Small-subunit ribosomal RNA from Papuacedrus papuana, 1531 nucleotides, folded computationally. The sequence is in RNAcentral, with records from ENA and SILVA. It matches the Rfam family "Bacterial small subunit ribosomal RNA".

């Protein structure tokens, strides 16, 4: 010296970063509303209807200007009061903000002016006159208010005299400016002459009008006083303060307002004014304003200031102060120093009031107050005591200005509602895990204090004085007494955002600022308890600034988020290379003036403090004057050559325009050959063809387009441009460095060009082809496909002016690593030459560093670093729409909103999921096979229907022979009926009885009643334990609800190979890497590589069974012998078998392939070979999957019932539909006779042999067996012998009848079995669909659980016999990995578009209708100024008079308000009907888009269709996939 200073959060997503809006936290207010309310101080208080106003007051005063009247007094004088004349004031003070975008305001200047009262200075006041009010008389009118006659005063009025100044003219000399001249390169200097203007001192004349006569031109010697003297009057000059006028700059929005102006712009003369001036008028000229926004429209008083903000800014203009404007609306003048006058006048209009209907009166936007309007804003108060104002000589009077009080928490500030102690942590409330916690030292209680409150006492300052004078006010203040006494609420508690629980409610009621809460466990609703915040307030609403860098000067952007004009030329404008001068406009420095006061800031002071007030200082960024500096910019002048241009020499090219020529193909016509099809498609059909198609050969015609070359090659401003030749013509590049010398860059407006489609007119028309017709496809198919086909496509002349007109990237200049292709030109080197190599420049591609970017990406052709100019953006939708305007023949283009609505819309990238995307791989997934289901009959389950009940659950795969491994009663949960209510069951208390058993009555039973038997165990003798009955309180009980409140268990993807973590690294982050890649595997199995290195859960292995062997052990099993015919005995351990323990298989070995790998292929050996076969084992997770009826369990519900008992019924119904099975349809078979071989199981409430009876089921008797011993138990298919002979049969066995057996209290509903009889459908099963890869399928029988019995053909096991096929991965289904697209994330069962229908909302159009404002023209023309006029009239002056001057009235004229008529513009309303738009849990029709979205999408344009849409033409990639080409990187 400078500074005192800047915070963010929520919300788009599954998650992320960005863009971007919405919302919140802060401050403020003339506020309002809700709840509440103790005191004081200081402020503030109609923001709306400039709406209408009752009543009272707000401007009077002077008797010392004047005449007079009245009161009072006995009278005079004095005094007091008063209408009138006269003077001053009423133009201030007070109110309001309608109008006004500039006759306003602010800032800074200026010259052509006026000024009462006030101050200073000088001078003066002589002489006369005539009236009019008041008053009196008469008189009109309802009133307001007058009329006539008569009298009278003045500081009222008039005349004469006297004085001065100024205007004006001339003279004088000086200064200044300008022009000419001379000198000088210029700057400048010089002197002379002319002209013009201004200023200034001085001097002379001088009043004005008029021809003249003539007329006009100051005063109050007044008032008071005895006087001094004071107050007044007139003239002149000056001052102060006030006012009028001019100019520069600044001062809102709209271009969907672009042209405006006729006294308009200027001049001359005249008039007018205080004064300049078109201020007015006559004439002359044709000017003046405007894209730096005129005019028009909308809105608005303005400033100091106020609020906010870090500031820059933004918003605002209450109170206070300055200015302006207005005073019921519009117009006008009068008076006056000052007004065109808020409480004056005249007129017109609207409104209100009075009236005797003739006529009158009024103006609160002064203070109070009333009504109305409104969310909303006060007392009809006190006083002139103070401050100030008017009058007056003064006393004084007046003053709703002002000073005060009243009302209002309207605001700011201050104080209080008590303080200390006090635990049993009282009662009570709330919560609870029932232990406790909390309200809470809070209360109670004890002690203390008295701000406030109530009642007393004292009592101001404000008063300026010597004294008197206080509305406020007995107020502030002081003091005494009393007693904790009189005094706390409001909002919030999901996040933002400080503060949490219970109860109620159940998408209801409600909340909500944003996100969002509420559908039975709500911290979000409502109540309660508690807590938090602020506090006499608190919260809400409204508005402004902030946050918002969200209009970005400070301080933003435009490839993809909103945003680069389609391209170029170019005007205004902006910006501009190097050097040197000049100048001083910008710039910088100093100084002077100003920026009113108040406010803000600082310091100090006064009210107890603060708010508030006072004093001083500082600030005041601007504007103006003046003096300097000269770097930069600008200006003046001179030069330069690097920018730019010109010239000259070369050069490449689909650059443009015009003309001529050419061949291939297509189609058509003619002719020949030929003879049945052609054509077309996924497949077809329409179509063409025996009147000869198609095919083929020859000839002719027509139109359009130009193959190969050909290329991320070239040219052009872009659009765009390609056969060949010729003519005309534009631009670029390279080289030379000759010329000009900044001539440049960019460009609002303007102009030119501008694909395709389209339009107009005329041609042309081969092919193609919107529309259209037909055929297909389809549920439909206004489409995709096919057959035809018209505009059009082509040319000429015009129009249109748009595209995804794209590099989604404006132009110019400079700088900033490299590498590598291609094109043009030049140089060097090299060579005979062409290549090659190096290099320069112009263009065009790719890769890539720094840097940038939200990321993707860009990267010397920038999206990097900088400068200049232009265009454009500011949430999504409504909408590129409406209205208006311009352009266009039209189509339409350009410009371009709002209401309303949403909290998002969007970009890039990530992880998933999905794709009628791609690649790789797997699976009985397909294929290849075998056998089934679907057809029949029956069994069983489900749906549906029925029913009193047909209990409940399970519902794609992953419900349906499932829960149920077994419903006649029971089970049983359902129904009907009958019972009973502490209960069938558990715990506690209590009484009685042991328990228990038997008989009998009623009843369907449960149950109830009666009778009898019995009287046990322990004991401390009180009683107790078990059991039964009765009673009581808590409670029991529930297969009632919720599997979407849950635990547990289970299914499924899936026995698929996956799923994660730590550390590191990469990325802003979500995330990635690891886990991807190359191989390989059944496998994320293993190997190699690699910014990864490791690890966990899964895989595999470890476990069980089977298969081989060894060792060991042998009973009931095995073998042998004796004996014998059925029991044993003896011996053995070789085999079978059984039990235990070991061994064995690991790609170990050989060869080949492979990367010297992992591994694969083949072989040998081996019982077994590449996981040996089978089982158990189920990662992270998904499906709100299943189960509250296994069990457990929260909450809810029932409690003489939703609990419990009993009987009977039902779960078994039956038109039908589906699933799973059994048996079949037969001869590979059926039936009869004979014969053979298993394994695994079960058995004492059991299996039950042998024997006897029965055709049989079974019955009788009865041995054995608690099981390697006995029994079930017969295995069957099979083998063998016979019969049947292709048929509804000796197949098939349903159904039905009769007769029996068994179980069981009980076989009617509703069991199984047997015998005899009956003998249905069915002759191999449509579309479709299932299982299975080896001891498997198929086929054959056996056993078990449940179980009295059994509806089992089911389920779970066991063995016997025993195949076929697998080329392979195109397709179907499912899955895994990688990659790609995505508008999906509830994840394709996703998302989503449009019409139609319904409801609501806002706005547009519309025949019209009608409001307001403005403009133009015409008309009418009040009051009034001005002008004219001699019709009438008239005291002062002149004149002897006549008469005149002057005045007044009247009349006329110009101007002119309101009104009337007509037209036009703008504007807010309304309007039958109507086009679209938006919004709305579950409407209709389709499925256009997102994946290749199933025809890639989109843009422009045209046609067309219920709708999304479709098609044609041209364009784009913001298209997937595949292949090729090109370029690049690496090797």
């Nucleotide at each position: 010296u400078c500074a005192u200073u800047g915070a963010g959060a929520g919300u788009u997503u599954g998650a992320u970063c960005c863009u971007g809006g919405c919302u919140c936290a802060g401050g403020a207010u003339g506020a309002a509303c809700g709840c509440u309310g103790g005191c004081g101080g200081c402020a503030u208080g109609c923001c709306u209807a400039a709406c209408a106003c009752a009543u009272g007051c707000a401007a009077g005063u002077c008797a010392a200007a004047c005449g007079g009247g009245a009161a009072g007094u006995g009278g005079u004088g004095u005094u007091u009061c008063c209408a009138g004349u006269g003077g001053c004031g009423a133009a201030c003070g007070g109110g309001u903000g309608a109008g006004u975008a500039a006759u306003a305001c602010g800032u800074a200047a200026g010259a052509a002016c006026c000024u009462g009262c006030c101050c200073u200075u000088g001078g003066g006041a002589g002489g006369g006159g005539a009236a009019c009010a008041a008053c009196a008389a008469c008189u009109g009118g309802a009133a307001a208010c007058g009329g006539u006659u008569g009298c009278u005063a003045a500081u009222a009025c008039c005349c004469c005299a006297u004085a001065a100044u100024a205007a004006u003219a001339c003279c004088c000399g000086a200064u200044u400016a300008u022009u000419a001249c001379u000198c000088g390169a210029a700057a400048g200097a010089g002197a002379u002459a002319g002209u013009a203007u201004a200023u200034g001192a001085g001097g002379u004349a001088g009043g004005c009008u008029g021809a003249g006569g003539a007329g006009c031109a100051a005063a109050a010697g007044g008032g008071a006083g005895g006087a001094a003297u004071c107050c007044g009057c007139c003239c002149a000059a000056g001052g102060a303060g006030g006012g009028g006028c001019u100019c520069a700059c600044g001062u809102c929005u709209g271009a969907u307002u672009a042209g405006c102006u006729a006294g308009u712009u200027g001049g001359u003369g005249a008039g007018g004014c205080a004064a300049u001036g078109g201020c007015u008028u006559a004439c002359c000229a044709a000017g003046g304003c405007u894209c730096c926004g005129a005019u028009c429209a909308g809105u608005a008083g303005u400033u100091g200031g106020u609020c906010u903000g870090a500031g820059a800014g933004g918003a605002u203009g209450a109170u206070c102060a300055g200015c302006c404007a207005c005073a019921c609306u519009g117009g006008g003048a009068c008076u006056g120093a000052g007004a065109c006058a808020c409480g004056g006048c005249c007129c017109a209009g609207a409104c209100u009031c009075c009236u005797a209907c003739g006529g009158g009166a009024g103006g609160c936007a002064g203070c109070a107050g009333u009504g109305a309007g409104g969310a909303a804003u006060u007392u009809u108060c006190c006083g002139c005591a103070a401050u100030g104002g008017g009058c007056g000589a003064a006393a004084g009077c007046c003053u709703g200005a002002c000073g005060g009080a009243g009302c209002a928490a309207u605001g700011c500030c201050g104080c209080g509602u008590g303080a200390a102690g006090g635990a049993c942590c009282a009662a009570g409330g709330c919560c609870c895990a029932c232990g406790g916690g909390u309200c809470g030292u809070a209360a109670a209680c004890u002690u203390c204090u008295u701000u406030u409150c109530u009642c007393g006492g004292a009592g101001a300052a404000g008063a300026a004085u010597a004294a008197a004078u206080g509305a406020c006010g007995g107020u502030a203040u002081c003091u005494g007494a009393g007693g904790a006494a009189u005094a706390a609420g409001c909002a919030u508690c999901g996040g933002c955002u400080a503060a949490c629980u219970c109860u109620g409610u159940g998408c209801c009621a409600g909340c909500a600022g944003c996100c969002g809460c509420g559908g039975u466990a709500a911290a979000a609703c409502a109540g309660a308890g508690g807590a938090u915040g602020c506090a006499a307030g608190c919260g809400u609403u409204a508005u402004c600034c902030g946050g918002a860098a969200u209009u970005a000067u400070u301080g933003g952007g435009c490839g993809u988020a909103a945003a680069g004009u389609g391209u170029c030329u170019g005007u205004a404008g902006g910006u501009g290379g190097c050097u040197u001068u000049u100048c001083a406009a910008g710039u910088c420095c100093g100084u002077c003036g100003u920026c009113a006061a108040a406010u803000c800031c600082c310091a100090g002071g006064g009210c107890u403090u603060a708010a508030c007030c006072c004093u001083g200082g500082a600030c005041a960024g601007g504007c103006g004057g003046u003096g300097g500096a000269a770097a930069c910019u600008a200006c003046c002048a001179a030069g330069c050559u690097a920018g730019a241009g010109u010239a000259c020499g070369g050069u490449a090219g689909a650059g443009g325009c015009a003309g001529a020529g050419g061949g291939a193909a297509u189609u058509u016509c003619c002719g020949g050959u030929g003879g049945a099809g052609c054509g077309g498609u996924g497949a077809a059909a329409u179509g063409c063809g025996u009147u000869g198609a198609g095919a083929u050969c020859g000839g002719g015609g027509a139109g359009a387009a130009c193959g190969c070359c050909a290329a991320a090659a070239g040219c052009g401003a872009a659009a765009g441009c390609u056969c060949u030749c010729u003519g005309c013509u534009g631009g670029g590049c390279c080289g030379u460095c000759a010329c000009u010398g900044a001539c440049a860059c960019u460009c609002a407006g303007a102009g030119a060009c501008g694909a395709a489609a389209g339009c107009u007119a005329g041609g042309g028309g081969a092919g193609c082809a919107a529309a259209u017709g037909g055929g297909a496809u389809u549920a439909g198919a206004u489409a995709c496909c096919c057959c035809a086909g018209u505009a059009g496509u082509c040319c000429u002349a015009g129009c249109c002016g748009u595209a995804a007109a794209c590099g989604a990237u404006g132009g110019a200049u400079a700088c900033u690593a490299a590498g590598u292709g291609c094109u043009g030109u030049g140089c060097g080197u090299a060579u005979c030459g062409a290549c090659c190599c190096g290099u320069a420049u112009a263009g065009u591609g790719c890769u890539g560093c720094a840097g940038c970017u939200a990321a993707c990406g860009c990267a010397u052709u920038a999206a990097g670093u900088a400068u200049c100019c232009c265009g454009c953006c500011u949430g999504g939708g409504a909408a590129g729409u409406a209205c208006g305007u311009u352009c266009g023949c039209a189509a339409g283009a350009a410009u371009g909103a709002a209401a309303c609505u949403c909290a998002a819309a969007g970009g890039a990238a990530u992880u998933g999921a999905c794709g009628g995307g791609g690649g790789c791989c797997c699976g009985c997934a397909c294929a290849a096979g075998c056998g089934g289901u679907g057809g029949a009959g029956c069994a069983u389950g489900u749906g549906g229907u029925u029913u009193a009940a047909u209990u409940c659950g399970a519902u794609g795969c992953a419900a349906a022979g499932c829960g149920a491994a077994g419903a006649a009663c029971c089970u049983u949960a359902c129904c009907a009926g009958g019972g009973a209510u502490u209960g069938a069951c558990a715990u506690u208390c209590u009484g009685c009885g042991a328990a228990u058993c038997c008989u009998u009555u009623u009843g369907a039973a449960a149950a109830a009643g009666a009778g009898g038997a019995g009287u046990g165990c322990c004991u401390u003798c009180g009683g107790g334990a078990a059991c039964g009955c009765g009673g009581a309180c808590a409670c029991a009980g529930g297969u009632g609800g919720u599997g979407c409140a849950u635990g547990g268990c289970u299914g499924u993807c899936g026995u698929c190979a996956g799923u994660u973590c730590g550390u590191g690294c990469c990325g802003c982050a979500a995330g990635g890497u690891g886990u991807u890649g190359g191989g390989u595997u059944a496998a994320g199995u293993c190997c190699c590589g690699c910014a990864a290195c490791g690890a966990g859960c899964g895989c595999a292995a470890c476990c069980c069974u089977c298969g081989u062997g060894u060792u060991u052990a042998g009973u009931u099993a095995c073998c042998a012998u004796c004996a014998a015919a059925u029991u044993u005995a003896u011996g053995g351990a070789a085999c079978c078998c059984u039990g235990a323990a070991c061994a064995g298989a690991c790609u170990a070995u050989c060869g080949g392939u492979g990367u010297u790998a992992a591994a694969c292929c083949g072989g040998a050996g081996g019982a077994a070979g590449g996981u040996g076969a089978g089982g158990a084992u189920g990662a992270u997770g998904u499906c709100a999957a299943g189960u509250c009826a296994u069990c457990a369990u929260g909450c809810c519900c029932c409690u003489u019932a939703u609990a419990c008992c009993c009987u009977g019924g039902g779960c078994g119904a039956c038109a039908c539909a589906c699933g799973u099975g059994c048996u079949a349809c037969a001869a590979u078979g059926g039936c009869c006779g004979g014969g053979a071989c298993a394994a695994a199981g079960a058995g004492u409430u059991g299996c039950g042999a042998c024997c006897c009876c029965g055709c049989g089921a079974g019955g009788g008797c009865a041995a054995g067996c608690u099981a390697a011993u006995c029994u079930c138990a017969a295995a069957a298919a099979c083998c063998u012998g016979g019969c049947c002979u292709c048929a509804a049969u000796u197949c098939g066995g349903a159904u039905u009848g009769c007769a029996g057996g068994c179980u069981g209290c009980a076989a009617c509903u509703c069991g199984c079995c047997u015998g005899c009889a009956u003998g249905a459908a069915g002759u191999a099963g449509g579309a479709a669909u299932c299982g299975c890869u080896a001891g498997u399928a198929a086929u054959c029988g056996c056993c078990g659980g449940u179980c009295a019995g059994c509806c089992a053909u089911a389920c779970g096991g066991c063995g016997g016999u025993g195949a076929a096929u697998u080329c392979g991965u195109u397709c179907u289904c499912g899955g895994g990995c990688c990659u790609u697209g995505u508008a999906c994330a509830c994840a394709c069962c996703g998302c989503c578009c449009g019409u139609c229908a319904c409801a609501c909302u806002a706005g547009g159009g519309a025949a019209g209708u009608g409001u307001g404002c403005c403009g133009u023209g015409c008309u009418c023309g009040a009051a009034g100024u001005c002008a004219u006029u001699a019709u009438c009239u008239u005291a002062a002056c002149c004149g002897c008079a006549a008469g005149g001057a002057g005045g007044g009235a009247g009349a006329u004229g110009c101007c002119c308000a309101a009104g009337g008529c007509a037209c036009g513009g703008c504007u807010a309303g309304u309007g039958a009907c109507u086009g679209g738009a938006g919004u709305g849990a579950a409407g209709u029709c389709g499925u256009a888009a997102c994946a290749a979205g199933g025809u890639a999408g989109c843009c422009g344009u045209a046609c067309u269709g219920g709708a999304a849409g479709g098609u044609g033409c041209g364009g784009c990639u913001g298209g997937a996939c595949u292949a090729c080409c090109u370029c690049c990187u690496u090797u």